Molecule: Lysine riboswitch aptamer
Organism: uncultured Eubacterium sp.
RNA sequence: AAGUAGAGGCGCGACGAUCAUUAGUAGCAUGCCGGAUGGUGCUGACUGCCGGAGAGGGUGUGCGAAAGGGAGAGUUGCCGAAGUGGGACCGGUGGUCAGACCGGUUUUGCUGGGCCUGUGGUUAAGAGCUGCAGGACUGUCACCGGCGAGGGAGUCCGGUGGAGUGCUACUU
Numbered sequence: 001a002a003g004u005a006g007a008g009g010c011g012c013g014a015c016g017a018u019c020a021u022u023a024g025u026a027g028c029a030u031g032c033c034g035g036a037u038g039g040u041g042c043u044g045a046c047u048g049c050c051g052g053a054g055a056g057g058g059u060g061u062g063c064g065a066a067a068g069g070g071a072g073a074g075u076u077g078c079c080g081a082a083g084u085g086g087g088a089c090c091g092g093u094g095g096u097c098a099g100a101c102c103g104g105u106u107u108u109g110c111u112g113g114g115c116c117u118g119u120g121g122u123u124a125a126g127a128g129c130u131g132c133a134g135g136a137c138u139g140u141c142a143c144c145g146g147c148g149a150g151g152g153a154g155u156c157c158g159g160u161g162g163a164g165u166g167c168u169a170c171u172u
Stems, first nucleotide, its partner, number of pairs: 001172006009079001011078005018071002027063007038050003042099006082111012112138002115135008140162007
């Protein structure tokens, strides 16, 4: 240097029965109020469509969801597992353009691993995720000390530091 195998542990991803939230919301039916340079399941403009045969809106009554986001028994593939910030491109929300958001692909930066706290973002959310800052924990390697004065090695304990392009074993 190459190949093969392997370890870290509240380890990582995929699928996922089921569950909560969304929500007594949207919507539907109906009574009443109301009266439009109006309204139109993200925003703006235009277009299309709907609207004085009263829309949209408000309120009462009855019925009453879903998607997105989340948790998750279990199954399965794994150990740069994978995640995430930025950029570019593509797709999605009547149509077009612009923005926003979501999803995908790609590129680049960061991260050994999970956990906790603060703060900002996303979000219906106090869920989850995440940028930044901080904390202890943990695996691994190196160095120093405990350590032994002839020399060397190992285990254990403590400290400091490094990064997965790492670490361990075997083979060449």